[in-house]
RNA sequence: AGGGGUGUAGCUCAGUGAUAGAGUAUGUGCCCAGCAUGCACAAGGUCCUGGGUUCAAUCCCCAGUACCUCCA
Numbered sequence: 001a002g003g004g005g006u007g008u009a010g011c012u013c014a015g016u017g018a019u020a021g022a023g024u025a026u027g028u029g030c031c032c033a034g035c036a037u038g039c040a041c042a043a044g045g046u047c048c049u050g051g052g053u054u055c056a057a058u059c060c061c062c063a064g065u066a067c068c069u070c071c072a
Stems, first nucleotide, its partner, number of pairs: 002070006010024004026042005048064005
């Protein structure tokens, strides 16, 4: 150089066309003499970037880019 795969919350990951969720972490409150555990709530997203298709795109198509992997 070439083939394949993955980019979504701080982290690990769901979400197969109708404006996005879980676990964990963080913050607040409850509980406790206090701490841990536990319970409730809240905050946190340009869905890697740019185009295309579509009434409508995280999702389908193309290109780019980062990482992983295969071959030589």